[in-house]
Molecule: SAM riboswitch aptamer (S box leader)
Organism: Clostridium kluyveri
C1' cells in the first nucleotide's frame, strides 16, 4: 500500500504548554483570542489481551481487569455526496472514512 472481517446513537477535565486554525474530501453547517489544531498531564473505553464462569458438535454467552498492544475524549462517522421509499419532513441500503484484528 492493498485485501478480509467486526464496530461506528453510549462514554471521556472550566488542568499545563502553545499560539491560528480546525471539523478526511465535496457542498453545507459548525468549533475557535471567553483562545482552537497540536503536545503533555488527566480521563473514557474491553477491539486485541488476561482472569473467572456457563453452554456446546463447532462455537459462543456472562462477569471482572485499563498491568500489556491499540484506540478514543464538540456536534450520530456533525449532516451530506450514490441507490430505494415518501408531496415533504423523514426513513432506509450502499459507498467513502475511522478504528481493531488477521493477511499482504
Nucleotide at each position: 500500500u492493498u485485501c478480509u472481517u467486526a464496530u461506528c446513537a453510549a462514554g471521556a477535565g472550566a488542568g499545563g504548554c502553545g499560539g491560528a486554525g480546525g471539523g478526511a474530501c465535496u457542498g453545507g453547517c459548525c468549533c475557535u483570542a471567553u483562545g482552537a489544531u497540536g503536545c503533555c498531564c488527566g480521563g473514557c473505553a474491553a477491539c486485541c489481551u488476561g482472569a473467572a464462569u456457563g453452554u456446546u458438535a463447532u462455537u459462543u454467552g456472562u462477569u471482572c481487569a485499563a498491568u500489556g498492544g491499540u484506540g478514543c475524549c464538540a456536534a450520530u462517522u456533525c449532516c451530506u455526496g450514490c441507490g430505494g421509499g415518501g408531496u415533504a419532513a423523514c426513513c432506509u441500503g450502499a459507498a467513502a472514512g475511522a478504528u481493531g484484528a488477521g493477511a499482504u